[in-house]
The prediction has a mean pLDDT of 84. A computed fold for a 495-nucleotide part of an RNA from an uncultured Candidatus Saccharibacteria bacterium, annotated as small-subunit ribosomal RNA, 5' domain.

Context: one part of a larger RNA
Parts: sequence; structure tokens; C1' cells
RNA sequence: GGAUGAGCGCUGGCGGCGUGGAUAAGGCAUGCAAGUCGAACGGGACAUAUUGAGAUUACAUCAAGGUUAUGUCUAGUGGCAGACGAGGUAGUAAUAUGUAGGUAUCUUCCCUUAAGUCAGGAAUAACAUAUCGAAAGAUAUGCUAAUACUUGAUAGUCUCUACGGAGUAAAGUUUUAACGCUUAAGGACGAGCCUGCACGAUAUCAGCUAGUUGGUAGGGUAAUGGCCUACCAAGGCAAUGACGUCUAGAGGAGCUGAGAGGCUGACCCUCACCGAUGGGACUGAGACACGGCCCAUACACCUACGGGUGGCUGCAGUCGAGAAUCUUCCACAAUGGACGAAAGUCUGAUGGAGCGACGCCGCGUGGUUGAUGAAGUACUUAGGUAUGUAAAAACCUUUUAUGAGGGAAAAAGUUUAUUGAUGGUACCUCAUGAAUAAGGGGUUGCUAAACUCGUGCCAGCAGCAGCGGUAAUACGAGUGCCCCGAGCGUUAUCC
Repeated sequence: GGAUGAGCGCUGGCGGCGUGGAUAAGGCAUGCAAGUCGAACGGGACAUAUUGAGAUUACAUCAAGGUUAUGUCUAGUGGCAGACGAGGUAGUAAUAUGUAGGUAUCUUCCCUUAAGUCAGGAAUAACAUAUCGAAAGAUAUGCUAAUACUUGAUAGUCUCUACGGAGUAAAGUUUUAACGCUUAAGGACGAGCCUGCACGAUAUCAGCUAGUUGGUAGGGUAAUGGCCUACCAAGGCAAUGACGUCUAGAGGAGCUGAGAGGCUGACCCUCACCGAUGGGACUGAGACACGGCCCAUACACCUACGGGUGGCUGCAGUCGAGAAUCUUCCACAAUGGACGAAAGUCUGAUGGAGCGACGCCGCGUGGUUGAUGAAGUACUUAGGUAUGUAAAAACCUUUUAUGAGGGAAAAAGUUUAUUGAUGGUACCUCAUGAAUAAGGGGUUGCUAAACUCGUGCCAGCAGCAGCGGUAAUACGAGUGCCCCGAGCGUUAUCC
């Protein structure tokens, strides 16, 4: 000199774009963050219309209750999603990451191609009745549906095979259309596994290892493999640092530097890992699953003391610890995602606004004229000098500010109609009036800029040298001057 996710002190007008819990992966009140489909299914509620056994009535009419049809809403069964998106960096020095290769594998949804979609059955939730419980919830009996479950048939381009053969599938909805379902092959996307090399510190860690190293057979897996088991052999790693300990997510990148290098890993992107702590599996194409399940532990809450409930390292917010880090905001209008045939619903992703000079960039705090060099103040050799064209005064301008009027793009899609959170924002026009807006640090040398007064080794300053003990350009104040400027200093850290 440059830099920072910065902190502190003094000061503070505006805008744009960024950025903001680095410490306690400490504890969390409250609300929201993952739902959707009635065109899979049986019910329930409501609305409208219809019908007429029937009460009333002179007819007309339609009360309770009922029939039929349509529409809306929906607790439950069922399907898909929930493994994505969002967050964090605790662990991990290699089951990670980066890079270059490999294959013994799987792949919901999507695309292409081919074939098929036949005949049956038994249940169960909802619901009803009864019971238990403070609650959470549970039990018994009875009823019912399906794209839920299940049996049989069919069977090739599927699987197994002693090549004779054996075995395995499906689901319907609907007004046409259409959407589905099953099997097989290919593609695409994604994932698994294996290998080489690179990738901290430490020898005040020198020996480590029995499933250990290899083989055979088997089990297991989507798949290879000591992944696991039985048997056999005695191997395997290591000063080119094994093993241990400490520290640490890795990379793209960021800062600095002429470069080589050094330091860092905030924001953004990719990958990995984690979800109170430890363990486990289930479902599924995919998890050993943040807002799923089970067990244990700690903590917290409710309780009728019998028993239950919970997991913000999602968005806001709160307490705590800390030098220190924001709103319990608006909207699904756009982009994207889930579900749906669609309309659409959901979306704290996202788009926006709010707060903070935290950073970078831009703008402003007025311009021209104005000497009797006014007054005041400071100094003075007492003549004067400085502040200083500075002010006053005159003329001008209106960025900004305030007020008024107009007012976007971002909107594409869909048959039309229509659809903007931001926002009456940006921007445009007019009006008013210099009106609303300057400080911080320094002034002995390094280092740009000095005089006077006060103090008297005191009070104090200080990055280093050093200054202060009666004439201090170094302390404190005033005046001048210097540097930067909505900032200026200082502290911490890196080059």
C1' cells in the first nucleotide's frame, strides 16, 4: 500500500447493486415452511331441481320423512409426491474431494418400438352399536367399495434348465375422445461399485495387524469383493513415515504479489456428510429418511398420577453466551417444483419490500459578481498581518428536497374474458424556494501542515525514535494550516 461476513470511537443527506449469527451443532414460546388427486373408491354434509305412496285441504299446495338427477365441500380407503427443494459444517486426513480411467450393476417418472389388458374370490377402513380412558387413544361386534388384496387362465423378444421342459402379468375411469395398467427391447436422466495419481501438522508417535493377508466352497447384494461364514495357508503394511495423536469438510474460487509464491475456503456453484445424542430396520425406483416408524439416553412440557407428548443445523422470532450480525413483513404476478386430464391447490423455493454507512459505485450540501480588504477573532516589531471573495449585498440555477398531475416494461401462456406482490414504485411534466444536508484525523522527525496561552518529570502523549523538571512548534486549549471526505480514525487478521 492492498484486503475483510469485521468490531469500537466521533460524525452522518440521498440513490443503485451487493451483503449481514464467524461465538453456544446451546435451549426454544408462537405462526407458517408438503401436499395433491372426487376423471381410482364406498360413504357423509349442504344446495337446487324432480317425483307422488301420504298428512292437511273446497281447490291450489307440499310439512316431517322418502324417490331420482345435478352441483359443491370433504373425514376415510387408494395413487403419486414426501429421498427434491430449504438449512448447517458437528464429524471425516479418506468409505471424502479433485482429476483420469474402468464395469460385475440398478434406474419411478419421460421418449421410441412391439405384444397384451380374460374369468373369478375373500376381506377391510370409513360407518353403526357397545365399552374403557383425564387425555393421547384403544377394544369388541356388525355392514360395505375400489386402480387396495388375492386365485385361476393365457405366455414371447422374460427367468431357470439335466435343453426334454418348468415358471412368472395386467385395472380400470369415462359422454365421444382420451388417460391409464402389464410384459419385453432400446434411449435418456440419475445412482451404485472398483482402480491410478494428487490432497494438513507431528518421530517428544517406530513398529502395526487374527477377518488380519491370500485361496477354496457357500451365503448375501441390483452388483464385485473377507461384505459375512466354514475350512486351508501364513501372510499383509512400514523411515518413499505404517500405526498413533492433534487439527480440518474438499474443489471451482477469493485476497495479495511483477511473477514464482504465500494466506483463505464468507456470499454464489459442484460434491460429501449431518438432522437433540446413540442404535435399528420398514416402505419404496430411490432412504437406513430434517418437519416418517421403533428402541435406548438426556432435556423440556401436559396430567385426573394411571399415563402421554416433543425435537427451528427450514422462514421469521425469543432467551443465553458474545466485541458483534436484521422483519414474528407482502405475493404466488414472474421463474421453478409436487399433484391433477384440466380449471386449479400447495410452495418462508423464489420474486419483492423492511432494518444496518457493513462494503463498492454514483450524486449532493449551490453558482457568478462582490475590497471601504467590514465586524469579530488570533498574532503583532503596535506600523500592521492572517482568517479572506470568505461573509454581507446583488444577480442566477433547482441536481436534491417538498407539493401537484401523468405513469411503465417486466405478461409469456390460455378459445375469449382476464391475470403485477413489487407499486401509484421507477420515469416524465409543472410549481415553490438556497431553500433540507459536513465532519473526522493530524500539525517534533519518519510524514503533508505552526503560532500564542496554560501546565511545570505534574497532568499527560506515544507506531518507532522519544516529549514534559518555568520561555514545550511533541501534554491541554485557542487561532491558523495539512490530509481525506459521508465518512474519518483506531483495533484485529492476511499478503

The RNAcentral record of the full RNA draws on SILVA.